[in-house]
Transfer RNA from Firmicutes bacterium UBA5324, 74 nucleotides, folded computationally. The organism belongs to Bacillota, within Bacteria. The prediction has a mean pLDDT of 80. Its Rfam family is "tRNA".

RNA sequence: GGGGUUAUAGCUCAGUUGGUUAGAGCGCUUCGUUGACAUCGAAGAGGUCAGGGAUUCGAGUUCCUUUAACCCCA
Numbered sequence: 001g002g003g004g005u006u007a008u009a010g011c012u013c014a015g016u017u018g019g020u021u022a023g024a025g026c027g028c029u030u031c032g033u034u035g036a037c038a039u040c041g042a043a044g045a046g047g048u049c050a051g052g053g054a055u056u057c058g059a060g061u062u063c064c065u066u067u068a069a070c071c072c073c074a
Base pairs, nucleotide, nucleotide: 001073002072003071004070005069006068007067010026011025012024013023019057028044029043030042031041032040050066051065052064053063054062
């Protein structure tokens, strides 16, 4: 220098043919249970879907671009 993959909750990750309110596990908070802790049960908080732009009635999903990490070729 060229090409590719990935970026979604604090962490690890799903997300179908673009469709109306974006999810799971772990973690966190509160309550119940216990003499207490753990376990278990219930409820809850937590998201500019990496940034910007485009297409569309509608974008986490499609297109362009930037950034970051990783891989391959030279």